This is a predicted structure of a 112-nucleotide RNA (SAM riboswitch aptamer (S box leader)) from Oceanobacillus saliphilus. Its Rfam family is "SAM riboswitch aptamer (S box leader)". From the family's description: The SAM riboswitch is found upstream of a number of genes which code for proteins involved in methionine or cysteine biosynthesis in Gram-positive bacteria. The SAM riboswitch acts at the level of transcription termination control. The predicted structure consists of a complex stem-loop region followed by a single stem loop terminator region. An alternative and mutually exclusive form involves bases in the 3' segment of helix 1 with those in the 5' region of helix 5 to form a structure termed the anti-terminator form. The model forms 97% of the base pairs in the Rfam consensus. Its mean pLDDT, the model's own confidence on a scale to 100, is 82.
RNA sequence: UUCUUAUCAAGAGUGGCGGAGGGACUGGCCCGACGAUGCCCGGCAACCUACUUGGCUAUUUUGCCAAAGUAAGGUGCUAAUUCCUGCAGGAGAUGAUCCUGGCAGAUAAGAG
Repeated sequence: UUCUUAUCAAGAGUGGCGGAGGGACUGGCCCGACGAUGCCCGGCAACCUACUUGGCUAUUUUGCCAAAGUAAGGUGCUAAUUCCUGCAGGAGAUGAUCCUGGCAGAUAAGAG
């Protein structure tokens, strides 16, 4: 960097450092010197992982699970639904508004 699968409406600080932009991109709309983004610490969560129980399978030692629970080792996350939106369709009065799918993106696990 590419592909596959899963998830993306919940949750998380009145801390320290540091000083200007930041929320991926478009158009909006927001956050930010009452100090943002970022880093550290703290925290949240439970994808992978470990363990326990249960079930199935094997049966001397095994393997499996859209199962329940515990932990927190590897990641991740910690303004706003992925902040909304971009493409297609639908509901609605052709409006406002709303719904569904897709694209794009993020994260995890696996593969190249």